[in-house]
Formats: sequence, C1' cells, structure tokens
RNA sequence: GCGGGAGUAACUCAGCGGUAGAGUGCGACCUUGCCAAGGUCGAAGUCGCGGGUUCAAAUCCCGUCUCCCGCUCCA
Repeated sequence: GCGGGAGUAACUCAGCGGUAGAGUGCGACCUUGCCAAGGUCGAAGUCGCGGGUUCAAAUCCCGUCUCCCGCUCCA
C1' cells in the first nucleotide's frame, strides 16, 4: 500500500430503514438482627468522526480515525 472484519451505556453484546435495548456493574428502596442471596425502581448513550440519500439513518452510500486478520512490496 491492497483486501476483509469490528467500533452502540462503565464492561460484554443485541438491534441491519420507523420510540435505542439486554446482561453484568452502579445508585436508592424493600426484605434480613447483620452479611450474603433475592426483589422493586432509577441513573447512565454526540450509536468512533464528518458528509450524502431519505418524510425518517445505529441501519443504506462516500470519506476518514482506531483496533484485529490476511496479502504484496521495500529496507
């Protein structure tokens, strides 16, 4: 340099045009004599970034950044 894959909550991931979600973790409360376990509620998101298409984009298209895999060339 070329090709492919990945990037979404603190972490691990789902969601592939039509209200952004789950588990773990975190906070409050309930339960308990206390802890652990359990239950209820809640907070937490520029969907890597920029642009385009569309009534509508996490999702489609273009560019770009980071990480992973493979290939080629040079030293």
Model confidence (mean pLDDT): 82 of 100. The RNA shown here (transfer RNA) has 75 nucleotides and comes from an Acidobacteriota bacterium. Its Rfam family is "tRNA". By type it is a transfer RNA. Rfam describes the family as follows. Transfer RNA (tRNA) molecules are approximately 80 nucleotides in length. The organism belongs to Acidobacteriota, within Bacteria.